[in-house]
RNA sequence: AACCGAUAAUAGCAAACUUGUGGAAACGCAAGGACGCAAAGCUAAAGGGCCUUUAACAUGGCAGCCAGCUACCGAA
Numbered sequence: 001a002a003c004c005g006a007u008a009a010u011a012g013c014a015a016a017c018u019u020g021u022g023g024a025a026a027c028g029c030a031a032g033g034a035c036g037c038a039a040a041g042c043u044a045a046a047g048g049g050c051c052u053u054u055a056a057c058a059u060g061g062c063a064g065c066c067a068g069c070u071a072c073c074g075a076a
Stems, first nucleotide, its partner, number of pairs: 004074002012037002017032006035064001041069003047066002049062003
């Protein structure tokens, strides 16, 4: 340094659901709430995939699907 990931330490995120709110929808945001997460950090203005919408083209969304980039800790 790379790989790897404890029943270690320190910190962190927050599914479903509920309420409010934006949106045609997918879904977003805020609060509550924890199913989980060793990248559940960032990237969707050009890798794939999925969802929405459309007759089709077009549109919009998802990073908690894979992927790319970056990063804390250090037992085996």
Molecule: c-di-GMP-I riboswitch aptamer
Organism: Natronincola peptidivorans